[in-house]
C1' cells in the first nucleotide's frame, strides 16, 4: 500500500428502509422493623465523524478516523 469484518447508552449485545430494544449498571421509589442484601415499580441514557440518495438511513452509496484479523 490492498482486500475483509467491527464501531450502537457507563458495560455487553439487538433493530426487513418505517416511533432505536433489552440486560446489567446508576438514580428514585414499595415491601422485608434498622445496616446489608433482596424485592416492587419508575427515570435517566447511545447509532465513530462529515457528506450523498430516498418522503423516510444505524441499516444503501462516497469519504475518513480508529480497532482486529489476513495479503504485500
Nucleotide at each position: 500500500g490492498c482486500g475483509g469484518c467491527g464501531g450502537u447508552a457507563g458495560u455487553u449485545u439487538a433493530a426487513u428502509g418505517g416511533u432505536a430494544a433489552a440486560a446489567c449498571a446508576g438514580c428514585g421509589u414499595u415491601c422485608u422493623u434498622c445496616c446489608c442484601a433482596g424485592u416492587c415499580u419508575g427515570c435517566c441514557g447511545a447509532u465513530g465523524c462529515g457528506g450523498g440518495u430516498c418522503c423516510g438511513a444505524g441499516u444503501c452509496c462516497c469519504g475518513u478516523c480508529c480497532g482486529c484479523c489476513g495479503c504485500u
This is a predicted structure of a 72-nucleotide RNA (transfer RNA) from a Rhizobiaceae bacterium. It was read from a public genome assembly. Its mean pLDDT, the model's own confidence on a scale to 100, is 83. Its Rfam family is "tRNA".